[in-house]
RNA sequence: GCUCCUGUGGUGUAGCCCGGAUAGCAUAAGGGCUUCCGGAGCCCUUGACCUGGGUUCGAAUCCCAGCAGGAGCG
Numbered sequence: 001g002c003u004c005c006u007g008u009g010g011u012g013u014a015g016c017c018c019g020g021a022u023a024g025c026a027u028a029a030g031g032g033c034u035u036c037c038g039g040a041g042c043c044c045u046u047g048a049c050c051u052g053g054g055u056u057c058g059a060a061u062c063c064c065a066g067c068a069g070g071a072g073c074g
Stems, first nucleotide, its partner, number of pairs: 001073007010027004020057001028046006050066005
């Protein structure tokens, strides 16, 4: 230098192929119920689409460029 893969709450992960309704689940953190106290359990709350641009009525999803990590080739 070229090709490919990955990037979603604090953490892990689904959704991407085939665009659509408040972006789901687990965990974590905070609060509540319960208990003599704690734990477990149950309920509530908080919090995310790597960045920029394009297409579209509408983009996490499609297209382009970039950034970061990984693999292969030279």
Molecule: transfer RNA
Organism: archaeon